[in-house]
Context: one part of a larger RNA
Molecule: small-subunit ribosomal RNA, 3' minor domain
Organism: Sodiomyces alcalophilus JCM 7366
RNA sequence: CACCGCCCGUCGCUAUUACCGAUUAAAUAGCUUAGUAAGGCUUCCGGACUAGUCCGGGGCGGGGGGCGACCCCCACCCUAGACCGGAAAGUUAUCUAAACUCGGUUAUUUAAAGGAAGUAAAAGUCGUAAUAAGGUCUCCGUUAAUAAACUAGCGGAGG
Numbered sequence: 001c002a003c004c005g006c007c008c009g010u011c012g013c014u015a016u017u018a019c020c021g022a023u024u025a026a027a028u029a030g031c032u033u034a035g036u037a038a039g040g041c042u043u044c045c046g047g048a049c050u051a052g053u054c055c056g057g058g059g060c061g062g063g064g065g066g067c068g069a070c071c072c073c074c075a076c077c078c079u080a081g082a083c084c085g086g087a088a089a090g091u092u093a094u095c096u097a098a099a100c101u102c103g104g105u106u107a108u109u110u111a112a113a114g115g116a117a118g119u120a121a122a123a124g125u126c127g128u129a130a131u132a133a134g135g136u137c138u139c140c141g142u143u144a145a146u147a148a149a150c151u152a153g154c155g156g157a158g159g
Base pairs, nucleotide, nucleotide: 003134005131008127009126011124014120015119016118017117019115020114023111025110026109027108028107029106030105031104032103034101035100036099039096040095042093045090049086050085052083053082054081056079057078058077059076061074062073063072064071065070137158138157139156140155141154142153143152144151
């Protein structure tokens, strides 16, 4: 840029922000009913293996005694039995208890067709409500109606 001005709302497009939202939705964390339960302490047993003591039997060798039959002692090897210890696996029972499963509950998040709003921008659409007595003066409250600004009734104010 001064009425070829300014300017209002619906509708439509684009973007964005929270809100509601079926999905018996999902995730994480806490607590918890019930069930299962590794492991651990203690406990009932168990007794691979192993230390020691005692008492025998057999074999071989050596030493001593004895005229001799034989007797005594010692070392080594094999072996039966008794007693007393240690001790692994396994195992009984109780307690404790990580963790897991089906659920419950609380909290914090996440997704979601769709719904209904706000904001921004624009040379979109429809009108022209306001601004001049803006062509029905304007505005406020309330009620009703209507594509939309808005219109009508009642009461009020004058910015």